[in-house]
Context: one part of a larger RNA
RNA sequence: CCCGCAGUGAGACGGAAAGACCCCGUGAACCUUUACUGCAGGCUGAUAUUGGGCUGUGGUAUGUCCUGUGUAGGAUAGGUGGGAGGCUGUGAAGCCGGGACGCCAGUCUCGGUGGAGCCGUCGGUGAAAUACCACCCUGGGCCUACUUUAGUUCUAACUCCGAUCCCGUCAACCGGGCGGAGGACAGUGUCAGUCGGGCAGUUUGACUGGGGCGGUCUCCUCCUAAAAGGUAACGGAGGAGUCCAAAGGUACCCUCAGCCUGGUUGGCAAUCAGGCGUUGAGCGCAAAGGUAGAAGGGUGCUUGACUGCGAGACCGGUAGGUCGAGCAGGGGCGAAAGCCGGGCUUAGUGAUCCGGUGGUCCCGUAUGGAAGGGCCAUCGCUCACCAGAUAAAAGGUACUCCGGGGAUAACAGGCUUAUCGCGCCCGAGCGUUCACAGCGGCGGCGCGGUUUGGCACCUCGAUGUCGGCUCAUCGCAUCCUGGGGGUGGAGAAGCUCCCAAGGGUUUGGCUGUUCGCCAAUGAAAGCGGUACGUGAGCUGGGUUCAGACCGUCGUGAGACAGGUCGGUCCCUAUCUGCUGUGGG
Repeated sequence: CCCGCAGUGAGACGGAAAGACCCCGUGAACCUUUACUGCAGGCUGAUAUUGGGCUGUGGUAUGUCCUGUGUAGGAUAGGUGGGAGGCUGUGAAGCCGGGACGCCAGUCUCGGUGGAGCCGUCGGUGAAAUACCACCCUGGGCCUACUUUAGUUCUAACUCCGAUCCCGUCAACCGGGCGGAGGACAGUGUCAGUCGGGCAGUUUGACUGGGGCGGUCUCCUCCUAAAAGGUAACGGAGGAGUCCAAAGGUACCCUCAGCCUGGUUGGCAAUCAGGCGUUGAGCGCAAAGGUAGAAGGGUGCUUGACUGCGAGACCGGUAGGUCGAGCAGGGGCGAAAGCCGGGCUUAGUGAUCCGGUGGUCCCGUAUGGAAGGGCCAUCGCUCACCAGAUAAAAGGUACUCCGGGGAUAACAGGCUUAUCGCGCCCGAGCGUUCACAGCGGCGGCGCGGUUUGGCACCUCGAUGUCGGCUCAUCGCAUCCUGGGGGUGGAGAAGCUCCCAAGGGUUUGGCUGUUCGCCAAUGAAAGCGGUACGUGAGCUGGGUUCAGACCGUCGUGAGACAGGUCGGUCCCUAUCUGCUGUGGG
């Protein structure tokens, strides 16, 4: 050096399983509910099946009988008309008793008694004159009819019961009869209202230095923005979702803020006077730009905060946004020239569909109309997730599933080193004295890559995750042992620094623990790296599936770096490495 055999299990990011964690998908499935929309079902009502009587109650109509009081007046005069007579032995006045009404005056009515009158016309009072008759009004009683509603009753629909009564029929069913109970209810159909996770179909946004939580989502101003324009970030600051009939138009006039001086109550600031005063004031509201030769402050007259257009441009991917001279009509202001199609400018907003309202020459299903539509004007969206998926929508999943991603998190690695560990510089101070034996304020410079992080670069068609056991190997910033310097080292024991990695560095109690505390030894009981060494070596106590309990949260399904009991750890070694051994 070549080839074996027996081992070992460190590596081949070993094998197995298109990661179950995490995120994503306008994926799925189950589950929940005061998500949305439905359906079953419940309840209630109407109606059909569904009929009779009685009573009460409300309404209407015909008939009939009553009812009606201001004052004056015999006195309780409803209105209008007719009217000179009417009632009475078919029982008048009066008297007695009962009832109804009542404004307490009386009116009406019934029974008895009584036995011949009573009322009106006239007169008087009054707006109106009474007896009697007719037509009506207000309110009421009664009869009848229709009807509303409530109750009650009936039996014949309908329902139930009857093997041991009858028949079909030699039949414990069924049907009919018969008998009983209930009864127009119940049941059933249709329609409507209401309740309705019992069930069903779905929805439950995006951005995001992973996701969630928080924040944000449209528009305006400034900076970032690199002297045209434009330009991102969960960069830094602020505003808008209007307001004004004058805060618009026009003609004319005026000039502010501040300061100084003077001046009653007036003080640092009210108003007044005189100076200085280029802009620092004001311009409805944010900021920027602009502005005194006005866009600021006044006064007069006014409505151009017009209708029909619009050459030509600017910005923009589209949609759309912005500026605009000029023409016509009819106006406002101004002597006129002229100016005026809102406001110093830039925010003050919403496409389409659907629908409403007013107008209009348009269309209008044989024709005439109408319905309906078009066109013009205008209205209804925090459609704010603001280029607006529907008119209409929240949650749970550890019972979970699928498709994907190392485009994106948790482990490990990498980069970084804020944090962390260690060192150095400076020397304020402490150390009785003395900065530096030992310490070292405020600061500064490094090294390390063991902490917690940041980033998201390999790995999600899988790199198994804490601790223990076993077996280690390396670093030195050395715990012991060894050699030295300093000492605030008398000696001994220490403290501190330098050199040094050869060897060593314990056993128990508690806890899953690493760590830590405790106990006992010991020369010492070092700190770290090795995928927080080591699960194709072991374990499986912890964490981190499915079961269950508690606390807390949640209406709930369920949830909780809260606790608790329980809970399948696969691989026969091809290659490399290593150990032992054999042959050539």

Notes
A computed fold for a 584-nucleotide part of an RNA from an uncultured Thermoguttaceae bacterium, annotated as large-subunit ribosomal RNA, domain V. Rfam family: Bacterial large subunit ribosomal RNA.